[in-house]
Molecule: SAM riboswitch aptamer (S box leader)
Organism: Flavobacteriales bacterium
RNA sequence: CGCUUAUCCAGAAAGGCGGAGGGACUGGCCCUGCGAAGCCUUGGCAACCGUCCGGUGGGCGACCAUCGGGAAGGUGCCAAAUCCAGCUCCGGAGCGAUCCGGAGAAAGAUGAGCC
Numbered sequence: 001c002g003c004u005u006a007u008c009c010a011g012a013a014a015g016g017c018g019g020a021g022g023g024a025c026u027g028g029c030c031c032u033g034c035g036a037a038g039c040c041u042u043g044g045c046a047a048c049c050g051u052c053c054g055g056u057g058g059g060c061g062a063c064c065a066u067c068g069g070g071a072a073g074g075u076g077c078c079a080a081a082u083c084c085a086g087c088u089c090c091g092g093a094g095c096g097a098u099c100c101g102g103a104g105a106a107a108g109a110u111g112a113g114c115c
Stems, first nucleotide, its partner, number of pairs: 002114007013042005021031003025086004043078003048074002051070008082107001087104007
C1' cells in the first nucleotide's frame, strides 16, 4: 500500500518553540497575526484491542459466546455530526433556477484481524 470487519449527531486544551496557513479531496461554509500547520511539555476524553470483576448461555474440561461494570497497558482522539454536501432512490415546496426533509451507497478517519 491492499483485503475483511466494527464504529463515526456523545466526550475532551493549556503552556513553550514556530510564523501562515488549516478543516483528506472538490464545491460550500468556517477556523486562523486576539497566532494556522508542525514539533515539544503538561493535562484531559474515550472502552476498539488486551486486562480485571460479575450475570447469562454453550462445553466433561481447558475455554468460547454474549451482556453489564472497573481500570488508561497498546492504539486513538481533544472547533463545528466525518463541519455540510458530492452518487442513487423516495417525499415535499417553487413557473423556474433552486430549496427543504428522509433512506441507502461512495469516499474518508480510527480500531481489530489478515496478506